Annotation
The RNA shown here (transfer RNA) has 73 nucleotides and comes from a Chloroflexota bacterium. The sequence is in RNAcentral, with records from ENA. The coordinates come from a structure-prediction model, not an experiment, and the mean pLDDT is 80. It matches the Rfam family "tRNA". By type it is a transfer RNA.
[in-house]
RNA sequence: GCCCCUGUAGCUCAAUGGACAGAGCAGAGCACUUCUAAUGCUAAGGUUGCAAGUUCGAUCCUUGCCAGGGGCA
Numbered sequence: 001g002c003c004c005c006u007g008u009a010g011c012u013c014a015a016u017g018g019a020c021a022g023a024g025c026a027g028a029g030c031a032c033u034u035c036u037a038a039u040g041c042u043a044a045g046g047u048u049g050c051a052a053g054u055u056c057g058a059u060c061c062u063u064g065c066c067a068g069g070g071g072c073a
Stems, first nucleotide, its partner, number of pairs: 001072007010025004018056001028042004049065005
């Protein structure tokens, strides 16, 4: 330098063009318990890497850039 893959909550991952982007874990509150742990319940937590384009509508399709990983030279 060229090619491919990945980027979504604090972490691990879903959602393959349609309604409010969900789950588990972690953290918070409550219940239970003499206390802790475990368990149950509740709520919170998101600029979907950045910018632009296509579309009535984009996490999803296209382009550029950024970051990480892999391959070739």